The prediction has a mean pLDDT of 76. This is a predicted structure of a 397-nucleotide RNA (Bacterial RNase P class A) from a Deltaproteobacteria bacterium. It is recorded under the gene name rnpB.
[in-house]
């Protein structure tokens, strides 16, 4: 310098003006419920998202046990818990840094294995090989029974080496063996998550060796085994309470309750209901609501996830749902214009063109997306960047 691997950060900065949400304080008004104004300080995220897991919290249910249903699935650890994380093991990929991996049981049973192929598992037999044995035929010997044949057939039957198919067909080679063959035997090799047993290592998964064995795959198919799981979610739940309704009571209908006519009396008009209490709780309001498995810093233990101790801090609470807009300036990316260059290149050279670098100006743009009871995760989205560590290749000193 080129090509990569792993991780971390950040999410435009500053200022001014005008707003929005909620808090606090002061002033004014008030029908005491609040309303208006001023000051002060606060106001989204790394994913606030998807709502996929796990927990807190709340209400309901629940003697205990079991069934059904759902989930998880190598080992150890972390944690409130998890399907998460950390550290290992096995398998796969990469020269490497490193990456991927739902990875219990196929010897309980059932099921499936496209196409091709004879056959896809109770393994099988298309072409092929054999036909020793049994059968039939022929020939010879024999009166016959019967016997014999480097005889024939390929009927019974035997075989799975070689061919062909496939992702996959009971391992490969040599020798022996046989009628032909075959792990049938044997030697060497290969394979084994189908490895009895033994030895050594490790806390375990597992690893190494001796030995044994030669069996298809699929359980993100049913299933089996082990372990875990009650339901509903802040629209949970609690409180206040207008209207209407129900129940009870009081007063009243020409002996006029009650209401209007500005406060009172009189008067006048309307007039059959009016008022009180209790219950319930629609609209509405308050609460739950943000101090919490909290944040930051330091030290200690641990490879790590994480845990412990100390100190400091308080950091949004909206409910059609606030957190924004404008201007100035700086930063970043891109486009374009101008200037400069012992720069590179085209060219015989000059002029000139293209590329690159620096300086200056103008313009466009500055992602993904936005709390809604709160946490721990996972997954997905994300313009342009910055930094650290490591690997491979090349060059120079």
């Nucleotide at each position: 310098c080129g090509a990569g691997a792993g991780g971390a950060c950040a999410a435009g900065g500053c200022g001014a003006u005008c707003g929005c949400c909620g808090g606090u304080u002061c002033c004014g008004c008030c029908a005491c419920g609040g309303c208006g104004g001023g000051g002060c300080g606060g106001g989204a995220g790394g994913a606030a998202a998807g709502u996929c897991c796990g927990g807190g919290c709340a209400c309901c249910g629940c003697a205990g046990a079991g069934c059904a249903g759902g989930g998880u699935g190598c080992c150890g650890g972390c944690u409130a818990a998890c399907g998460g994380c950390c550290g290992g093991c096995g398998g796969g990929g990469g020269c490497g840094a490193c990456c991927c991996u739902a990875g219990g049981g196929a010897a309980a049973g059932u099921g499936c294995c496209a196409c091709a192929g004879a056959a896809a598992u109770g393994a099988c037999a298309c072409g092929g090989c054999c036909g020793a044995u049994g059968g039939c035929c022929c020939g010879c010997c024999u009166c016959g029974c019967g016997g014999c044949g480097c005889g024939g057939c390929a009927c019974a039957g035997g075989c799975a080496a070689a061919g062909g198919u496939g992702a996959a067909a009971u391992g490969g080679u040599g020798c022996g063996g046989u009628a032909a063959g075959a792990g049938c035997g044997u030697a060497c090799c290969c394979g084994c998550g189908a490895c009895a047993g033994c030895c050594g290592g490790g806390g375990a998964a597992c690893c190494g060796g001796c030995g044994g064995c030669g069996a298809g795959g699929c359980a993100a198919a049913c299933c089996c085994c082990a372990c875990c799981c009650g339901g509903u979610g802040c629209a949970a739940g609690g409180c206040c309470a207008u209207a209407u309704u129900g129940c009870g009571g009081a007063c009243g209908u020409u002996u006029g309750a009650g209401g209007g006519c500005g406060g009172c009396u009189c008067g006048u008009c309307c007039g059959a209901g009016u008022c009180c209490g209790c219950a319930g709780g629609u609209u509405g309001g308050c609460u739950g609501c943000u101090c919490g498995a909290g944040a930051c810093g330091g030290c200690c233990g641990g490879c790590a996830a994480c845990g412990g101790c100390c100190g400091u801090c308080c950091u949004a609470g909206a409910u059609g749902a606030a957190u924004g807009a404008u201007c100035g300036u700086c930063c970043c990316u891109g486009u374009u214009c101008g200037g400069c260059g012992c720069g590179u290149u085209c060219g015989g050279a000059g002029g000139g063109g293209a590329c690159c670098g620096c300086c200056g100006g103008a313009c466009c743009g500055g992602a993904c997306a936005a709390a809604a009871c709160c946490c721990g995760g996972c997954u997905u989205a994300c313009c342009a960047g910055u930094c650290c560590u490591c690997u491979c290749g090349g060059g120079c000193c």
The RNAcentral record of the sequence draws on ENA. The organism belongs to Myxococcia, within Bacteria.